Predicted 3D model of a 114-nucleotide RNA (c-di-GMP-I riboswitch aptamer) from a Bacillota bacterium.
The sequence was found by an Rfam model in a public genome assembly.
The coordinates come from a structure-prediction model, not an experiment, and the mean pLDDT is 83.
RNA sequence: AAAACGAAAAGGCAUACUUGUUCGAAAGACAAGGACGCAAAACCAGAGGUCUAAGGUCCUUUUUCUGAAUUGCUCACGCAUUUAGGGGAGGACUAUGAUAGCUCGGUUGCCGAA
Numbered sequence: 001a002a003a004a005c006g007a008a009a010a011g012g013c014a015u016a017c018u019u020g021u022u023c024g025a026a027a028g029a030c031a032a033g034g035a036c037g038c039a040a041a042a043c044c045a046g047a048g049g050u051c052u053a054a055g056g057u058c059c060u061u062u063u064u065c066u067g068a069a070u071u072g073c074u075c076a077c078g079c080a081u082u083u084a085g086g087g088g089a090g091g092a093c094u095a096u097g098a099u100a101g102c103u104c105g106g107u108u109g110c111c112g113a114a
Base pairs, nucleotide, nucleotide: 005112006111012038013037017033018032019031020030021029023028036101042107043106044105046104047103048102049099050098051097055094056093057092058091059090060089061088063087064086065085066084067083068082069081070080072079073078
């Protein structure tokens, strides 16, 4: 000095939770408090995992609107039935969103006992 490793010391980060935000659809992020832990718990979403589903696709709907049809009812207005489409509501799938404190990978990095 390097690799590996983690005793000591110094400094560092900050889980759950709480409060907040002219952030975000959400997951989450950020700030303050708070410490479960961390030698990369520093940085990077490339691979896998996980979370979310705004948008998209499909399905359901006696929830509503519009159009059409009818040898149904009505003097008529209109109602009823069938059907097509739009909106609303619900469901399934989906990342281009998130997670670096899930794992792998990449980049950088403090100290130096055994």